[in-house]
């Protein structure tokens, strides 16, 4: 320098290709109930505006452009 992949709650991921309900799942966290306690189970809840900026559109995590970070390949 060129090509490719990834970036979504504290952690790990899905959703993107094919734009449309209030962005979901597991673990974790908080509270309550069961239990003498622990462990465990059940119920409820909090927590992200999707790496950043801009564009397209009635509408963007999803499409487009630029930029940032990490990883891989090539020169």
């Nucleotide at each position: 320098c060129g090509g490719g992949g990834c970036g979504u709650g504290g952690c790990g991921c899905a959703g993107c290709c094919u734009g449309g309900u209030u962005a979901g799942c597991g673990c974790g966290c908080u509270a309550g109930u069961c239990u003498g306690g622990g462990g465990g189970a059940c119920u409820a809840g909090a927590g992200g505006u999707c790496g950043g900026c801009a564009g397209u559109u009635c509408g963007a995590a999803u499409c487009u452009g630029c930029c940032c970070g990490c990883c891989c390949c090539g020169a």